[in-house]
RNA sequence: GCGAACGUAGUUUAGUGGUAGAACUGGUGCUUCCCAAGCAUCGGGCGGGAGUUCGAUUCUCCCCGUUCGCA
Numbered sequence: 001g002c003g004a005a006c007g008u009a010g011u012u013u014a015g016u017g018g019u020a021g022a023a024c025u026g027g028u029g030c031u032u033c034c035c036a037a038g039c040a041u042c043g044g045g046c047g048g049g050a051g052u053u054c055g056a057u058u059c060u061c062c063c064c065g066u067u068c069g070c071a
Stems, first nucleotide, its partner, number of pairs: 001070007010024004018054001026042005047063005
C1' cells in the first nucleotide's frame, strides 16, 4: 500500500428496520455475632459524522480504532 472482519454497560456478549436484553461488576436493603455466600431492588450502554426511511443498533457512504490476510 491492497483486501477482509469487528466496534453495543466498567467487563464478556445477545439483538438482521418498530420499547436495547442477559451474565459478572457497582449502589441500597434483607439475612448473619462478623466476613463470605445467598435473596430482593436500583443505576449504567449502541465509536463519530452524513444519507435512505414514517421510523436506523440494524441498510448505504466517509472518518476513527482494533484484529487478520496479502505484498